[in-house]
Formats: sequence, C1' cells, structure tokens
RNA sequence: ACUGAUAAAGGCAAACUUAUUGAAAAAUAAGGACGCAAAGCUUCAGGCCUGAAUAUGAAUGGCGGCUGAGCUACCAAUG
Repeated sequence: ACUGAUAAAGGCAAACUUAUUGAAAAAUAAGGACGCAAAGCUUCAGGCCUGAAUAUGAAUGGCGGCUGAGCUACCAAUG
C1' cells in the first nucleotide's frame, strides 16, 4: 500500500424477555446471540419510521445493524 482465509488475538450484539424513560417511533440497562472486517463515530445527501387530538406528514423526534459520503481504528495474509 492493498486485501479480509471456512483462519485469528480482541471486539460488537439482531430477534425476544424484564425494568426505566418517551405522545410515538424508539432509547438506556441487564439477560440473550441473528449476524457483523468497521455492526466504531458523524444525520452531510438520499431512504425508512414516528408524528401527541380527525386528517395531512408540515414541525418535532428516531434509525449509523438501510445506502452513499466524511473521520478514525485493532488483528492477520500478501506485496
């Protein structure tokens, strides 16, 4: 520099359950593992979800484990 082996030190943790918060989407903690080579971070662009009281989805909020982009990083193979 490049790549990510049916490898590997180490790591993360979906669904679901319980508790708390919230109008909701959802979040946090514990348990739990479907998966992940950036499943580390950022809503910048798109997308999806929510949207309190009828509708709309406008505000607001959420999802980085939807895609792109940006920033950063461990281990290992090869050169």
Model confidence (mean pLDDT): 83 of 100. Predicted 3D model of a 79-nucleotide RNA (c-di-GMP-I-GGC riboswitch aptamer) from Paraliobacillus salinarum. Taxonomically the source falls in Paraliobacillus (Bacteria, Bacillati, Bacilli, Bacillaceae).